[in-house]
Context: one part of a larger RNA
RNA sequence: GGGUUGUUAAGGAACUCGGCAAAUUGACCCCGUAACUUCGGGAUAAGGGGAACCCUGCGUAAGCAGGGUCGCAGUAAAAAGGUCCAGGCGACUGUUUAUCAAAAACACAGGUUUCUGCUAAACCGAAAGGUGAAGUAUAGGAGCUGACGCCUGCCCGGUGCUGGAAGGUCAAGGGGAAGUGUCAGGAGCAAUCCGAAGCACAGAACUUAAGCCCCAGUAAACGGCGGCUAUAACUAUGAUAGUCCUAAGGUAGCGAAAUUCCUUGUCAGGUAAGUUCUGACCUGCACGAAUGGCGUAACGAUCUGGACACUGUCUCAACAGCCUCCCCG
Numbered sequence: 001g002g003g004u005u006g007u008u009a010a011g012g013a014a015c016u017c018g019g020c021a022a023a024u025u026g027a028c029c030c031c032g033u034a035a036c037u038u039c040g041g042g043a044u045a046a047g048g049g050g051a052a053c054c055c056u057g058c059g060u061a062a063g064c065a066g067g068g069u070c071g072c073a074g075u076a077a078a079a080a081g082g083u084c085c086a087g088g089c090g091a092c093u094g095u096u097u098a099u100c101a102a103a104a105a106c107a108c109a110g111g112u113u114u115c116u117g118c119u120a121a122a123c124c125g126a127a128a129g130g131u132g133a134a135g136u137a138u139a140g141g142a143g144c145u146g147a148c149g150c151c152u153g154c155c156c157g158g159u160g161c162u163g164g165a166a167g168g169u170c171a172a173g174g175g176g177a178a179g180u181g182u183c184a185g186g187a188g189c190a191a192u193c194c195g196a197a198g199c200a201c202a203g204a205a206c207u208u209a210a211g212c213c214c215c216a217g218u219a220a221a222c223g224g225c226g227g228c229u230a231u232a233a234c235u236a237u238g239a240u241a242g243u244c245c246u247a248a249g250g251u252a253g254c255g256a257a258a259u260u261c262c263u264u265g266u267c268a269g270g271u272a273a274g275u276u277c278u279g280a281c282c283u284g285c286a287c288g289a290a291u292g293g294c295g296u297a298a299c300g301a302u303c304u305g306g307a308c309a310c311u312g313u314c315u316c317a318a319c320a321g322c323c324u325c326c327c328c329g
Stems, first nucleotide, its partner, number of pairs: 001324008010315002014313001019310001028050004036041001038147001052069007070074001082308007089300002094106002110145007122131003148295004153225003158222002160218005167213003173207002179201004185194003226244005253287001254284001265281005
């Protein structure tokens, strides 16, 4: 010098990204306990008090009451919640990146859509066979959402799915018109031309399923949910009107938000002072309703802001125990 453990005047978060770390609190008994609430909770809320030993009384006892003794200190050591306020997210207990992430991610009960009538659908497997299930729609598979409360608006034009079958299109197959090659033969002086049957080649009309086009339905299917102009007795604003476009133009609720660029928006609160925080406003660059919207008691090694207590985190360091570096023997 380093590590580790402990103590510390006065102050008490001034430290720091941040009270990280440390300290405080602590078991038991008594009193007492708010908002809020799903009436279960919240709750060990918070906040107070007690305790050793001796004698006496009461009591079966545990123990209680009264009196007394000692100390700084009586759960005398050890072991043993710090607390509160407000907000975001997720209802909760649970699960997860074995070895940098434990979370707001996953799961979840609940909700909903869809498929499946049993040799079920779905899945594994060339198949046999198996899972589903020794189950049978209060069952099984798949998707989305995610307790609970209040709710879940408009659009079916596109894509998908379901249904429809009149018309259009349309494969192989069926069908076989017209044609081509060859050739008996015929015509011709010849070149050449015509050419039946057969055998080949090629093949029009017509016929013909699903699909697609088409017609409907369907958004807790994939998804989508406008612009310009004018207008009220100061001004401002625009309930209102006009117009263009669209399948329809964003409803309720929420909103500078885990979403707000401009932005440290503006106002209010908290501080002496607050880019964070809380409450409002709405000008939503670019919230919005099961890719769920908004609330919500309880819960959380979650995230954010604040307060009390507490402290060597700090002002600003010091001392001590143990271990160690270094040096000497």
Overview: Predicted 3D model of a 329-nucleotide part of an RNA (large-subunit ribosomal RNA, domain IV) from a Clostridia bacterium. Rfam family: Bacterial large subunit ribosomal RNA. Its family is annotated with ribosome and structural constituent of ribosome in the Gene Ontology.